[in-house]
């Protein structure tokens, strides 16, 4: 760095539909796949932390203990929760 799983980032309802995914059709052809269109589904797909696997880099730092502090974001509309202030 990539992939998978788990946890956290307070929730619910409605809505639009990009990517991914699923289905169908068509085209290409190296027969393996790729591309395009339509439909379906779809607003934690993001960040942080933990675990596992794979790949790469580095070569003196690594590990342990104590204390302190602590996220940033997440289309649109409505509602609830929490906090603060005012009446």
């Nucleotide at each position: 760095g990539c992939c998978a799983c788990c946890g956290a980032g307070g929730a619910g309802c409605g809505u639009u539909g990009c990517g991914a995914c699923c289905u169908g059709a068509a085209u290409c052809c190296c027969a393996g796949g790729a591309u395009u269109c339509a439909g379906g589904c779809c607003a934690g797909g993001c960040u942080c932390g933990g675990u596992g696997g794979c790949a790469g880099g580095a070569u003196u730092u690594c590990a342990c203990u104590g204390u302190u502090c602590c996220a940033a974001c997440g289309g649109c509309g409505c509602u609830c929760a929490c906090u603060c202030a005012c009446g």

Description: SAH (S-adenosyl-L-homocysteine) riboswitch aptamer from Allochromatium palmeri, 87 nucleotides, folded computationally. The sequence was found by an Rfam model in a public genome assembly. Its Rfam family is "SAH (S-adenosyl-L-homocysteine) riboswitch aptamer". On this family, see Wang et al., Mol Cell 2008: "Riboswitches that sense S-adenosylhomocysteine and activate genes involved in coenzyme recycling". The source organism's lineage runs through Bacteria, Pseudomonadati, Chromatiales, Chromatiaceae and Allochromatium. The model forms 100% of the base pairs in the Rfam consensus. Model confidence (mean pLDDT): 78 of 100.